[in-house]
RNA sequence: CGAGCCCACCGGGUGACCGCGGAUCGCCCCAGCACGAACAAAUGGGGGGCGGUUCGAGGAAAGUCCGGACUCCGCAGGGCAGGGUGCUGGGUAACUCCCAGGCGGGGAGACCCGACGGAAAGCGCAACAGAGAACAGACCGCCGAUGACCCGACUCGCAAGAGCAGGGAACAGGCAAGGGUGAAACGGUGGUGUAAGAGACCACCAGCGUCCCGGGCGACCGGGCGGCUGGCAAGCCCCACCCGGAGCAAGGCCAAGCAGGGACACCGACGGCCCGUCGAUCAAGUCCCGGGUAGGCCGCAUGAGGCGACGAGCAAUCGUCGUCCCAGAUGGAUGGUCACCGGGGAGCGAGAGUUCCUCACAGAAUCCGGCUUAUAGGUGGACUCGCGAU
RNA sequence: GCGGGCGUCGUUCAAAGGCAGGACCUCAGAUUUCCAUUCUGACGAUGCCGGUUCGAUUCCGGUCGCCCGCU
Numbered sequence: 001c002g003a004g005c006c007c008a009c010c011g012g013g014u015g016a017c018c019g020c021g022g023a024u025c026g027c028c029c030c031a032g033c034a035c036g037a038a039c040a041a042a043u044g045g046g047g048g049g050c051g052g053u054u055c056g057a058g059g060a061a062a063g064u065c066c067g068g069a070c071u072c073c074g075c076a077g078g079g080c081a082g083g084g085u086g087c088u089g090g091g092u093a094a095c096u097c098c099c100a101g102g103c104g105g106g107g108a109g110a111c112c113c114g115a116c117g118g119a120a121a122g123c124g125c126a127a128c129a130g131a132g133a134a135c136a137g138a139c140c141g142c143c144g145a146u147g148a149c150c151c152g153a154c155u156c157g158c159a160a161g162a163g164c165a166g167g168g169a170a171c172a173g174g175c176a177a178g179g180g181u182g183a184a185a186c187g188g189u190g191g192u193g194u195a196a197g198a199g200a201c202c203a204c205c206a207g208c209g210u211c212c213c214g215g216g217c218g219a220c221c222g223g224g225c226g227g228c229u230g231g232c233a234a235g236c237c238c239c240a241c242c243c244g245g246a247g248c249a250a251g252g253c254c255a256a257g258c259a260g261g262g263a264c265a266c267c268g269a270c271g272g273c274c275c276g277u278c279g280a281u282c283a284a285g286u287c288c289c290g291g292g293u294a295g296g297c298c299g300c301a302u303g304a305g306g307c308g309a310c311g312a313g314c315a316a317u318c319g320u321c322g323u324c325c326c327a328g329a330u331g332g333a334u335g336g337u338c339a340c341c342g343g344g345g346a347g348c349g350a351g352a353g354u355u356c357c358u359c360a361c362a363g364a365a366u367c368c369g370g371c372u373u374a375u376a377g378g379u380g381g382a383c384u385c386g387c388g389a390u
Numbered sequence: 391g392c393g394g395g396c397g398u399c400g401u402u403c404a405a406a407g408g409c410a411g412g413a414c415c416u417c418a419g420a421u422u423u424c425c426a427u428u429c430u431g432a433c434g435a436u437g438c439c440g441g442u443u444c445g446a447u448u449c450c451g452g453u454c455g456c457c458c459g460c461u
Stems, first nucleotide, its partner, number of pairs: 001386004006381005012341007020056011033044002058361001062372002065370005070247004077275004082243005087101005102116001103114004117238002122236002124232002139179002141175003146172002149168003154163003187205006206229001208226002211224005251298004260289005267279003305324008342359007391460007400414004408444001416432005437453005
């Protein structure tokens, strides 16, 4: 210098003017004031105007995929069913998250990826092709030692014939090395062996083991021994662990308005079922049908909170101290214009420069921790590979 | 806002791990003097991106779109 990899962060800036929402202060006006269709009510304790101060979107506010807080179902108990998770150890309020490690895979490397328990409990699946697809099989092929068949030098016999070295063919039979099919063919390579062969035997390698020794908290690793070897559990299933249900439109209060009716002890809470527990004892409660309302307040902004320092830890994270208060709308605020600067694109120009356009993805709604997805451009740090120079 | 469900030819339904099929529509041919009916044939699809598997419409994850319920 070029290419790459990982982590963290920013994601337009400054100023002026105008505008919007929250909080607060000052002055003036209105007070049976504002809101409201309404004499009203809840609500606010004031309302309106003007002025001042201060705060006002995000790293994802998104998807709602996980986990919690909170609230209600009286309590949130046990079992079954159902659902989820799935290497080990740690972190956390909790997790389908994070960190560290193990194993497997990818890369030349930094590094990246992995639903990564069990197929030796059982059931199931493998289309087509192929001889054969799960305690398999023989199409081509190899062999034919052995038995049968044919020829047969030679030997025996007077002869018919018998025996036999050898040869042929491939009937019985043996084999699974090679060819071929397939996603997958019952371990791989080399040798011994054999008629030909084969874990039949041997060496090495891969894999398995409910065996032994050593190391590690553990996953697992190393060595030995043993027998002899398929896949799928994101198929059923088995094992271990976790999960009660619903969700802020939860839920509580106030006001206005309306029309009641029905079921309930062999019951209800319990909304999948059972147990267990509790409730109810005659007027309440729960549920169902019907009717009415579309107003207000709380929940709702101090929190597993942000920032900084120190300490523990490889790290995730945790502890202590200090400091800060940082959106709260309810048809839903967080915006617009101008100037300068910054980034990007296009045109002109030899160049300095100049003109025009443009500012990624997107936008709170009970809150928090994660994951995933979208994202122009930029900054910092650690590391790897290649080339060059010293 | 919260919760739930579904995406297959142009339309409506199947296939539920093993060659994506039926009906209607469209087009072509036959029949007819012509049209309709009828018959024959053709065209045409798994929303998208990954993963598991020998193999995915089906199983799993993400994403996009649509529908429904709750005050």
This is a predicted complex of two RNAs, RNase P RNA and transfer RNA, with 461 nucleotides together. Rfam match: Bacterial RNase P class A. The family's RNA type in Rfam is ribozyme. The coordinates come from a structure-prediction model, not an experiment, and the mean pLDDT is 78.